[in-house]
Context: one part of a larger RNA
RNA sequence: CACCGCCCGUCACACCACGAAAGUCGGCAACACCCGAAGCCGGUAAGCUAACCCCGCGCGAGCGGGGGGGCAGCCGUCGAAGGUGGGGUUGGUGAUUGGGGUGAAGUCGUAACAAGGUAUCCGUACCGGAAGGUGCGGAUGGAUCACCUCCUU
Repeated sequence: CACCGCCCGUCACACCACGAAAGUCGGCAACACCCGAAGCCGGUAAGCUAACCCCGCGCGAGCGGGGGGGCAGCCGUCGAAGGUGGGGUUGGUGAUUGGGGUGAAGUCGUAACAAGGUAUCCGUACCGGAAGGUGCGGAUGGAUCACCUCCUU
């Protein structure tokens, strides 16, 4: 490359990330209840028991009995792991679904830019394949024509 211009949205195709989603699979930290090892502590202890004490017997080594102490066992508090349950939080995955982004030469129209061929834009309601249309209210960041007022020459 200057209207044979520019440009808007739907639709189709490809790719990308994201959202929703019946669910589904994990992580994390807690909570409630159940169970409850080791061990500490408390209780009990009819069973076991060399040291200390007492009694009896024996010439003696010692023996028998009792007490005391210790221990097993049992009970209880605490208690790790484990189990059950409903929640919290976080991540993966998920048929399907929603818009978004990107992509020389796809489809449909032509909404905007000139008065863009119905001036445009803003808000709102309704409607329509799509850009959008219509109603109501608002802005001029509207072209054109005419008139009035003011200013300058």

This is a predicted structure of a 153-nucleotide part of an RNA (small-subunit ribosomal RNA, 3' minor domain) from an uncultured Eubacteriales bacterium.
It matches the Rfam family "Bacterial small subunit ribosomal RNA".
Model confidence (mean pLDDT): 82 of 100.